This is a predicted structure of a 71-nucleotide RNA (transfer RNA) from Candidatus Yanofskybacteria bacterium RIFCSPHIGHO2_02_FULL_43_22. The source organism's lineage runs through Bacteria, Bacteria candidate phyla and Candidatus Yanofskyibacteriota. Its Rfam family is "tRNA". About the family: Transfer RNA (tRNA) molecules are approximately 80 nucleotides in length. The RNAcentral record of the sequence draws on ENA.
[in-house]
RNA sequence: GCCGGAGUAACUUAAUGGUAAAGUAGGUGCCUGAAGAGCAUCAAAAGGCAGUUCGAUUCUGCCCUCCGGCA
Numbered sequence: 001g002c003c004g005g006a007g008u009a010a011c012u013u014a015a016u017g018g019u020a021a022a023g024u025a026g027g028u029g030c031c032u033g034a035a036g037a038g039c040a041u042c043a044a045a046a047g048g049c050a051g052u053u054c055g056a057u058u059c060u061g062c063c064c065u066c067c068g069g070c071a
Stems, first nucleotide, its partner, number of pairs: 001070007010024004018054001026042005047063005
């Protein structure tokens, strides 16, 4: 340099053109002599910029970052 893949919560992963879902982690409460476990509850997220669309996390383009292959 060329080709392909990936980027969603602190971490690991979903789904879908129409409200973004869960597990772990975190906060609070219940429980306990205390802690852990358990139960309940809360907060937290689409790499960036444009385009298409009534509507984009999803489709398209460019850029950024990471991974793999070729040279």